[in-house]
């Protein structure tokens, strides 16, 4: 440095949609369900995305804005399961 051992094993979360219920909305919580996921475990530190109650403009249409949300949208801390490690 190349090949083989290598189509593991034991499990885990649970998209869509549903049903209750919480919200101004996005969206969460539990019940049922799986569409996929080897970190789809946990934090919102940075970035994109959603929303727009309240604020602020605007004759009005509307239209900016998080403090609100997304961790199953990246990046980063952090913690853990298995082996041929």
């Nucleotide at each position: 440095u190349u090949u083989c051992u290598u189509c593991a094993a034991g499990g885990g979360c649970a998209a869509a949609c549903u049903u209750a219920c919480c919200c101004a909305a996005a969206g969460g919580u539990a019940g049922g369900g799986a569409c996929g996921c080897a970190a789809a475990a946990u934090c919102u530190c940075c970035g994109g995305u959603c929303u727009a109650a309240g604020g602020g403009a605007u004759c009005a249409c509307u239209c900016c804005u998080a403090u609100g949300a997304u961790a199953g949208c990246g990046g980063g801390a952090u913690c853990g399961c298995c082996a041929c490690a």
Predicted 3D model of an 85-nucleotide RNA (c-di-GMP-I riboswitch aptamer) from a Sulfuricellaceae bacterium. It was read from a public genome assembly, where an Rfam model found it. The source organism's lineage runs through Bacteria, Pseudomonadati, Pseudomonadota, Nitrosomonadales and Sulfuricellaceae. It matches the Rfam family "c-di-GMP-I riboswitch aptamer". Gene Ontology term of the family: cyclic-di-GMP binding.